Large-subunit ribosomal RNA, domain II from a Chloroflexota bacterium, 694 nucleotides, folded computationally. The full RNA is in RNAcentral, with records from ENA.

[in-house]
Context: one part of a larger RNA
RNA sequence: CCCGGCGAGUGGUCGUCCGUGGCGAGGCGAAGGGAGCGUCACCCGGAGCCGGAGCGAAGGCGAGUCUGAGAAGGGCGGCAAAGUCGCGGGCGGCCGACCCGAAACCCGGUGAGCUACCCAUGGCCAGGCUGAAGCGCGGGUAAGACCGCGUGGAGGGCCGCACCGGUGUCGGUUGCAAACGGCUCGGAGGAGCUGUGGGUAGGGGUGAAAUGCCAAGCGAACCGGGAGAUAGCUGGUUCUCCCCGAAAUGGCUUGAGGGUCAGCCUCGGCGCGGGCGCCAGCGGAGGUAGAGCACUGGUUCGGUGCGGGGGCUUGCCGCCUACCAAGUCGAGCCAACCUCCGAAGGCCGCUGGCGGGGCGCCGGGAGUGAGACUGUGGGCGAGAAGGUCCAUGGUCGAGAGGGGAACAGCCCAGACCGCCGGCUAAGGUCCCCAAGUGUGGGCUGAGUGGGCAAGGAGGUGCGGGUGCCCAGACAACCAGGAGGUUGGCUUAGAAGCAGCCAUCCUUGAAAGAGUGCGUAACAGCUCACUGGUCGAGUGCCCGUGCACCGACGAUGUCACGGGGCGAAGCCCACCACCGAGGCCGCGGGUCCAGCCAGCGCUCCGGCGCUGGCUGGGCGGUAGGGGAGCGUCGCCGUCGGCGGGGAAGGGGGGUCGGGAGGCCCCCUGGAGCGGCGGCGAGUGCGAAUGCCGGG
Numbered sequence: 001c002c003c004g005g006c007g008a009g010u011g012g013u014c015g016u017c018c019g020u021g022g023c024g025a026g027g028c029g030a031a032g033g034g035a036g037c038g039u040c041a042c043c044c045g046g047a048g049c050c051g052g053a054g055c056g057a058a059g060g061c062g063a064g065u066c067u068g069a070g071a072a073g074g075g076c077g078g079c080a081a082a083g084u085c086g087c088g089g090g091c092g093g094c095c096g097a098c099c100c101g102a103a104a105c106c107c108g109g110u111g112a113g114c115u116a117c118c119c120a121u122g123g124c125c126a127g128g129c130u131g132a133a134g135c136g137c138g139g140g141u142a143a144g145a146c147c148g149c150g151u152g153g154a155g156g157g158c159c160g161c162a163c164c165g166g167u168g169u170c171g172g173u174u175g176c177a178a179a180c181g182g183c184u185c186g187g188a189g190g191a192g193c194u195g196u197g198g199g200u201a202g203g204g205g206u207g208a209a210a211u212g213c214c215a216a217g218c219g220a221a222c223c224g225g226g227a228g229a230u231a232g233c234u235g236g237u238u239c240u241c242c243c244c245g246a247a248a249u250g251g252c253u254u255g256a257g258g259g260u261c262a263g264c265c266u267c268g269g270c271g272c273g274g275g276c277g278c279c280a281g282c283g284g285a286g287g288u289a290g291a292g293c294a295c296u297g298g299u300u301c302g303g304u305g306c307g308g309g310g311g312c313u314u315g316c317c318g319c320c321u322a323c324c325a326a327g328u329c330g331a332g333c334c335a336a337c338c339u340c341c342g343a344a345g346g347c348c349g350c351u352g353g354c355g356g357g358g359c360g361c362c363g364g365g366a367g368u369g370a371g372a373c374u375g376u377g378g379g380c381g382a383g384a385a386g387g388u389c390c391a392u393g394g395u396c397g398a399g400a401g402g403g404g405a406a407c408a409g410c411c412c413a414g415a416c417c418g419c420c421g422g423c424u425a426a427g428g429u430c431c432c433c434a435a436g437u438g439u440g441g442g443c444u445g446a447g448u449g450g451g452c453a454a455g456g457a458g459g460u461g462c463g464g465g466u467g468c469c470c471a472g473a474c475a476a477c478c479a480g481g482a483g484g485u486u487g488g489c490u491u492a493g494a495a496g497c498a499g500c501c502a503u504c505c506u507u508g509a510a511a512g513a514g515u516g517c518g519u520a521a522c523a524g525c526u527c528a529c530u531g532g533u534c535g536a537g538u539g540c541c542c543g544u545g546c547a548c549c550g551a552c553g554a555u556g557u558c559a560c561g562g563g564g565c566g567a568a569g570c571c572c573a574c575c576a577c578c579g580a581g582g583c584c585g586c587g588g589g590u591c592c593a594g595c596c597a598g599c600g601c602u603c604c605g606g607c608g609c610u611g612g613c614u615g616g617g618c619g620g621u622a623g624g625g626g627a628g629c630g631u632c633g634c635c636g637u638c639g640g641c642g643g644g645g646a647a648g649g650g651g652g653g654u655c656g657g658g659a660g661g662c663c664c665c666c667u668g669g670a671g672c673g674g675c676g677g678c679g680a681g682u683g684c685g686a687a688u689g690c691c692g693g694g
Stems, first nucleotide, its partner, number of pairs: 001694006011095013026050003032044003054061002064076004098236002101233001105226006116200009125190001127159003130155001134151006163187003168183004202218001204214003211220001239628006249262005263368002265365008276355009290341001291339002296335009307324002309321004371396010401412003416588004421584003427578003430563003436575001438574006449565001455549002459546010476533005482506003487501003512527001516525002589618013629683001631680008640672002648667008
């Protein structure tokens, strides 16, 4: 991993609702007893329970009663609808209560044959090195101390086997081994190692102390029990078809991944029938977008200027000011918590049209209460986020199909089934790849298209404005570009050209008290400006389309899905075609409604069943409702089936909308089925499910 088998909403009781049955203002019997083969029925048994009247705390009163001084008011009742007992079902409470799952807690026991420490009694430690005290002798001293040589053999001394350990590294890692092996290393007469016997026990022991050890897992051992602990958590929860179909919100919550009530779904009963949606017209309420500055505030400039500051003066009075500035005037602005104004839309109502089936009340059953992205209006954030929080639409969720290369949330479009029929949507029509190498016009030359900003730019198309120009413009070329004068000042110098000031006059076709280069300063080159040559356009500005630069990343072209494309790119207009489960055509199923027919029932209003026709519905998770299939057992029934072959197993065929049914062949070798009921240990693919097998 596969296969087979097992594997999860059950039972009791109480409550509530629905269905169904008996009796009915009543209904029921419990324990117990009788009879009986009997857990089936039957008879007895009203103790008691529910209903039939309520109100009050109660005495109590009673269709009323309580409160109250009250015939007041008010509260709860009555004036309307029947209950009760069985059976079946939905749901709830209490019980383990759908199944499996803790970490833990408590009680009683079992453990110190592992290990920790302790007690008692035994055992063991090759060899070598060092050479303490003491002692002897010699020296030395007044005596000592002290020194030397011997002797001696101390030490948690030194080296190193056994023994005890476990430092580093390598191997081993389904191992030789649930801790080992090789090399290496520490201790090795001691706080040493070790045998045997014994002791300490779990809210405990032991601990040269690590939360270590207490039988291969110890922050509290193990075994049994309380025990099916509890688990607002995770996982799993088994046949089919039909109808409807959510939520991820609000309030509260020791509440936030859980609940409770409401909202939204479903089923039943009763009722309403102007009840729902869209569109149009009409009538309304209200201050958003925008705009505005009349209010409240903010704000820029100017005029005026209360008042203040500063300076002068100073006994008072005053004077000046280019400073601040109230108020006011003119001009220009800003505002979620400003409004003299003020939409579109939305909302409410009426009328009409269309479409459809809704709405209210009562009751049964839920699920949901993590939402996601996207458009739009906003808050927070940074005018960040696949961010976050609201609002309002959509989609996904729970939605398949077509498009988007691929891609829940984007675009198109809502799948009952079938068809080798047709039309379209989004999106497409050169090839991959279905359909145009379609038509007309324009743009781009960048592979722009096919990633990107501020910014930059004689790219190019289009539109507009303005200057100069055949009395000759623009560009180029030839020539001139002078004099007063080196203007004055400054400066070492300053001569057009460091800087400051001024910027005149003359000649002339024209020429600045000088545009740039240059010199130490001059010089020199050049420009403005003018004449000539030439002969038709030439400058500047604004708007706009498409393009260019800006443009750097890590495996490999990789920034069109690919090929490839100067149209197969972009813009405008147009025709045709392709393209989905959309729409149409044909056939079929099912549900609902209406009509018709037949049959049955009828307290006659009608209801039920079957069939036909017409119209409409039929995506679907959680979830609600309905109808069925199959398994096992029991009762009844079928003069059922079966050694002339049951069940079971393998295969084939056939029927049904499905779960499934039936038939045939083989196998098998003794039981099994149809129909009507009843009752369940009743359906497996998943639970790191359990057991067995491969």